[in-house]
Background: Large-subunit ribosomal RNA, domain II from a Candidatus Babeliales bacterium, 697 nucleotides, folded computationally. The RNAcentral record of the full RNA draws on ENA. The prediction has a mean pLDDT of 81.
Context: one part of a larger RNA
């Protein structure tokens, strides 16, 4: 892991509350107990007590009223009636209270045969080395000191076995071993090792101190008990079908992953159009937009000033590219500006819709209070985020189906069941792949399509404006492009062309006191401008469609889903087809409403059941409501069997809307106190999941 069995909303209470059923009813009811009967069950008695029949007030008290009050006022709470007992069901309360799960806390014991420390008493330490003090001899000294030799045998001394330890490495790591092995290494007469006996323990011991150790357990041992501790936390919670169907918000919270009340769901009762949606009408408002009339900010100009500063002037005064004020014109901006001002919204009202009964109210039961994305309007952030926080709508959540290659939240569309029928939506129609290699008109040449900006460009299409042009334009080619003059100044030079100033005139078809190159200066080439040749359009600007560059990365294709496409791309128009669980068609199931028919009951009003038709519905998590299936046991009644039969086990192609149920074959060691059926009742009543428990494998 798999299989089997077991495994979770139970039980109690003269408790509370609602609904249902039954009895009695202004009443209802007995409890303990007693009597009786008996195998048991039961029956009768028992009215203590409880609930109701009257309330109000703190109370005295009064009483259909009462309290407050000075009040006969006003106001508060009441009155004009239905209860009660039992049973069942839902929920609550109190109990372990759906089940499993802590770490912990407390109490009483058991542990120092492991280990820590201590006490008592024993025991162990091969061999080798070093050679302290002291002693002695000799030297030495006045005597000492001192030196040398010998002797001696000290030491938490040295080397190194046993013994104790555990430095490093390798191995081992489902080990040979729940701490080891090998090699290596430290101590090895000491604060040494070790045997035996004894002592100290759980907030306590012991500790050369590491929170170490106290029996493979230690920041508080182990065993039993309190004990089913508590767990706003995690996990799990077992058959079926039918109807409806949420929320992820507000407020409060030692509150934020919990809970309470409200909102939203459901069931029952009351209720009646007061409701919802749509349309029309009438209101409401200060948002979007817009505007500058106010407030504040802001651009440019004109005028003004008896404001200040600067300059000139003796002064009067004049002046000012300075700093301000005012007026007018002008350019803009604003969540906390508004002379204005929509659309949506909201309110009212009429019509329509809704009688298969809306809204609302009362009562029982909930769940939910972690939301997500998308569009739109904002705040925060960086007009970042699959970001965050509001509002509003949708979808998901709780929604399957088709499309977007694939896909919670996008687009289409809401799945009762069946059908080898049809029509469509979004989206598509060359092949993969169902349907157009459809039609018409354009565009694109970039595989643009099938990623991206500022910016750039004789890409190309369309629409405009403007200039020149058969009196010949634009481009090319041929020719001219001169004179005063080398203009003046400057300069070594400056002659069109270093620089400064001026920039005239003449001849002309035209020709600058010169556009660029060039020279030391000249020279030289060229341009403007003009003529000729040629022959029809040429230049400039603006707007716009589609393209181009900008555009370099990580294994290749990998930025059309692929093949591939020049349309099978893009824009516009048209027709046809495909395409979903949508719609239609045909048939079935079911809920509700309604009409009819039949039966039963009946208070003769109707109610219930069955059936036929019609209409409208039948996605669904949490959750509410309803109807059933099966298991075990009990009661009552019934049934089957000798050619034995039943339960159980096992196989099968059967039936039912589901849980499930028949029938048949095989097996059947056991059973007759059993088995089966019907109607009731009671539950240890249904498993796939809890790292569930036990067993098997």
């Nucleotide at each position: 892991g798999c299989c089997a069995a077991c495994g979770a909303g139970u039980u109690a209470u003269a408790c509370u509350u609602a609904c249902g059923u039954u009895g009695c009813a202004a009443g209802g009811u007995u409890a303990a107990g007693u009597u009786u009967u008996g195998a048991a069950a039961g029956a009768a008695c028992g009215g203590a007590g409880c609930c109701g029949u009257a309330g109000c007030g703190a109370a005295a008290g009064c009483g259909a009223g009462u309290c407050u009050g000075a009040a006969u006022a006003g106001g508060g709470c009441g009155a004009c009636u239905a209860g009660u007992a039992a049973c069942g069901u839902g929920a609550g309360a109190u109990a372990g209270a759906c089940c499993c799960g802590a770490a912990a806390c407390c109490c009483a014991g058991c542990g120092a045969g492991c280990u820590a420390c201590c006490c008592a008493u024993g025991u162990c330490c091969a061999g080798g080395a070093u050679g302290a003090a002291g002693u002695u001899u000799c030297a030495g000294u006045a005597a000492a000191a001192u030196g040398a030799g010998a002797u001696g045998g000290a030491g938490g001394u040295c080397c190194g076995a046993a013994c104790c330890g555990g430095u490093a490495a390798a191995g081992g790591u489902u080990g040979a071993a729940a701490a080891c092995u090998u090699u290596u290494c430290g101590g090895a007469u000491g604060a040494g090792g070790u045997g035996u006996g004894g002592g100290u323990a759980g907030g306590a011991g012991u500790g050369a101190a590491a929170g170490g150790c106290u029996a493979a357990u230690c920041a508080a041992g182990c065993u039993g008990g309190g004990a089913g501790a508590u767990a706003g936390c995690u996990g799990g919670u077992u058959c079926u079908c039918u109807c409806c169907g949420a929320a992820a918000u507000a407020u409060a919270u030692c509150u934020a992953g919990g809970u309470a009340u409200a909102g939203c769901c459901u069931u029952g009762c009351u209720g009646a159009a007061u409701u919802u949606g749509u349309u029309g009408u009438g209101g409401u408002g200060g948002u979007a937009a817009a505007g500058c009339a106010c407030a504040g900010u802001u651009u440019a100009g004109u005028c003004u000033u008896u404001g200040g500063g600067g300059g000139c002037g003796c002064a009067a005064g004049c002046u000012u590219a300075c700093c301000g004020g005012g007026a007018c014109u002008u350019u803009a901006c604003u969540a906390a500006c508004u002379c204005u001002g929509a659309a949506u919204g909201c309110c009212a009202u009429a019509a329509u819709u809704u009688u298969u009964g809306a809204a609302a109210g009362c009562a029982g039961g909930a769940g939910a209070c972690a939301g997500a994305c998308u569009g739109u309007g904002g705040g925060g952030g960086a007009u970042a985020a699959g970001c965050u926080u509001c509002a509003u709508a949708g979808u998901c959540g709780a929604g399957a189906g088709g499309g977007a290659a694939a896909a919670a939240g996008c687009c289409c569309a809401g799945a009762u069941c069946a059908u080898c029928a049809g029509c469509u939506a979004a989206g598509g129609u060359c092949c993969c792949u169902a349907a157009a290699u459809a039609u018409c008109u354009g565009u694109u040449a970039a595989g643009u399509g099938g990623u991206a900006a500022a910016a750039g460009a004789a890409g190309u299409g369309a629409a405009a404006a403007u200039a020149c042009a058969c009196a010949g334009a634009c481009a090319g080619c041929c020719a001219g492009g001169a004179u005063g003059u080398u203009g003046g100044c400057u300069u070594u030079a400056a002659g069109g062309c270093a620089g400064c100033c001026a920039u005239c005139a003449u001849u002309u078809a035209a020709a600058g006191a010169g556009u660029g190159c060039g020279u030391a200066c000249a020279a030289g080439c060229u341009c403007a401008c003009u003529g000729g040749u040629c022959a029809a359009g040429u230049g400039u600007u603006u707007u716009u469609g589609c393209g181009c560059u900008u555009a370099a990365g990580a294994a290749c294709g990998a930025a059309c889903g692929g093949g591939g496409c020049u349309a099978a791309a893009c824009a516009g128009a048209u027709u046809a087809c495909c395409g979903a669980a949508g719609c239609u068609a045909u048939g079935g199931c079911u809920a509700u409403a309604u009409a009819g028919u039949a039966a039963a009951c009946c208070u003769c009003g109707g109610u219930u059941u069955a059936u036929u038709g019609u209409a409208u519905g039948g996605g669904g998590u949490a959750g509410g409501a309803g109807a059933g299936c099966g298991u075990u046991c009990u009661u009552u009644g019934a049934u089957a069997g000798a050619u034995a039969c039943a339960a159980g086990c096992c196989u099968g192609a059967c039936u039912g809307u589901a849980a499930a149920g028949a029938c048949a074959a095989g097996u059947g060691a056991u059973g007759u106190u059993g088995a089966u059926c019907a109607a009731a009742g009671a539950a240890g009543u249904g498993a796939a999941u809890a790292u569930g428990u036990u067993g098997g494998u």